Record summary: Small-subunit ribosomal RNA, 5' domain from an uncultured bacterium, 516 nucleotides, folded computationally.
Context: one part of a larger RNA
RNA sequence: GAACGAACGCUGACGGAGUGGAUUAGGCAUGCAAGUCGAACGCUUGAGAUCUUCGGAUCAAGAGAGUGGCGAACGGGUGAGUAAGGCGUGAAUAACCUACCCUGAUGAGGGGGACAACCAUUCGAAAGGAUGGCUAAUACCCCAUACGCUCCUACGGGAGGAAAGCUGGCUCUGCUGGCGCUUCAGGAGGGGUUCACGUGCUAUUAGCUUGUUGGUGGGGUAAUGGCCUACCAAGGCGAUGAUGGCUAGCCGGCCUGAGAGGGUGUCCGGCCACACUGGGACUGAGACACUGCCCAGACUCCUACGGGAGGCUGCAGUCGAGAAUCUUCCACUAAUGCGCGAAAGCGUGAUGGAGCAACUCCGUGUGUGGGAUGAAGGCCUUAGGGUUGUAAACCACUGUUGGAAGGGCGUAAUCCCUGGGUGUUAAUACCAUUCCAGGUUGAACUCCCUUCGGAGGAAGCAGCGGCUAAAUUCGUGCCAGCAGCCGCGGUAAUACGAAUGCUGCAAGCGUUGUUC
Numbered sequence: 001g002a003a004c005g006a007a008c009g010c011u012g013a014c015g016g017a018g019u020g021g022a023u024u025a026g027g028c029a030u031g032c033a034a035g036u037c038g039a040a041c042g043c044u045u046g047a048g049a050u051c052u053u054c055g056g057a058u059c060a061a062g063a064g065a066g067u068g069g070c071g072a073a074c075g076g077g078u079g080a081g082u083a084a085g086g087c088g089u090g091a092a093u094a095a096c097c098u099a100c101c102c103u104g105a106u107g108a109g110g111g112g113g114a115c116a117a118c119c120a121u122u123c124g125a126a127a128g129g130a131u132g133g134c135u136a137a138u139a140c141c142c143c144a145u146a147c148g149c150u151c152c153u154a155c156g157g158g159a160g161g162a163a164a165g166c167u168g169g170c171u172c173u174g175c176u177g178g179c180g181c182u183u184c185a186g187g188a189g190g191g192g193u194u195c196a197c198g199u200g201c202u203a204u205u206a207g208c209u210u211g212u213u214g215g216u217g218g219g220g221u222a223a224u225g226g227c228c229u230a231c232c233a234a235g236g237c238g239a240u241g242a243u244g245g246c247u248a249g250c251c252g253g254c255c256u257g258a259g260a261g262g263g264u265g266u267c268c269g270g271c272c273a274c275a276c277u278g279g280g281a282c283u284g285a286g287a288c289a290c291u292g293c294c295c296a297g298a299c300u301c302c303u304a305c306g307g308g309a310g311g312c313u314g315c316a317g318u319c320g321a322g323a324a325u326c327u328u329c330c331a332c333u334a335a336u337g338c339g340c341g342a343a344a345g346c347g348u349g350a351u352g353g354a355g356c357a358a359c360u361c362c363g364u365g366u367g368u369g370g371g372a373u374g375a376a377g378g379c380c381u382u383a384g385g386g387u388u389g390u391a392a393a394c395c396a397c398u399g400u401u402g403g404a405a406g407g408g409c410g411u412a413a414u415c416c417c418u419g420g421g422u423g424u425u426a427a428u429a430c431c432a433u434u435c436c437a438g439g440u441u442g443a444a445c446u447c448c449c450u451u452c453g454g455a456g457g458a459a460g461c462a463g464c465g466g467c468u469a470a471a472u473u474c475g476u477g478c479c480a481g482c483a484g485c486c487g488c489g490g491u492a493a494u495a496c497g498a499a500u501g502c503u504g505c506a507a508g509c510g511u512u513g514u515u516c
Stems, first nucleotide, its partner, number of pairs: 001516004006512005013364006019357002026319003030316003035070003040067002043064003048059004077274003086199008096191003101187005107181001109143004118133006149160004165179006200246003207237003212234008249271004253264004276297005299310004327354001329353003336350001337348004367397004377388004401457001403452005408446001410445002416439005421433003460505005465486003471500005481488002
């Protein structure tokens, strides 16, 4: 000199962009953060409408829990652990998996028995159950079929394995669409595993290792492998630092520097790990699963004392500790994205916004021109004057910003609806459409424009002995104090304190800490 997720002191006008729990991975009240589908299914309820012989019947938007499907493994947080099951770069996989999506093939024939919901009885303080009975399905099961698929093979062949419907149109025992279902092959994107090289400090850590190193048989996995197991052999690593100890998430990057290098890993992006602590599996295409399950432990809460409930390292918020880090806000019938759905749509503390904080960077303003009797006052003085100083007053203007009132563009492209075209089809129907035209949708922002008004509301902080730009007076008297280094202060202190003046930077200025 530069930099910072900074803090502290004094001061503080506005806007834009960013950033904001670095310490206790300490404990958490409260609300929200993952749902959706009635075009898979049965049931309960039902606004309203139509008919009515006034008894009722029919249609039906919606609502509710349940069965079922998909999602919940993404998105969001944190950095505890991890020095290598990590990360980075480059390879390998003839040792592998992949739901949804895309492409190309293929089939969907027949049958059956249940269980929730519901009803009844019943246990419990609650959480939550138990027994009996009824019922539907794209839930479950059986048979059939099998090109391709898997296994066996003497290569002739043999064995095994699947499915589900829902919703439109019409010329309705049928034809024709859409969404699904089964099997196979390929793709895309995603993941698993392996290898090479690189990736802290420490020798005041020198030896380490028995599933250890290798082989054979077996098991397990999507898959290789001591991953596991039985047997056999005695190997394997190490001064090119094994083993142990300490520290640490890694990278793209960021800071500094002419570079080489040094330091660092906050925000944003990629990967990894974790989810009260430890262990475990289940479901599933995918987890050994943050707001799933089981067990153990610590802690907190409820209890009728028998037993139960919980997990903010999601968004806000609270206590604690700390030098220190924000709102219990608005919106998703706005944008982008994601989940579900045919769609309308629903959900989304992701996200988009607003709020707070000079925490950082950038921009703007606090007026402009004239104005000498060089006013008054302050300070200094050799008492003449000098200086503050064109500074003020005063005159003439301007209108950034702030204030008040009003208006507009844009973020909006869509989805969807209407009309047309095209495709499909027996069809002018339905359906599809990346094509054309029109309609529809703003939480928030107000940089933009117009009007009103009026210099009005808007400057401080540090320094002035040398380094280092800028000096005088008074007070103090080795005291009080200053100080980055040298050093000042013991009666004329340009170094302490104050004042005036000056210098530097400026909505900031200084101090402290850390890095180069």
Its mean pLDDT, the model's own confidence on a scale to 100, is 81.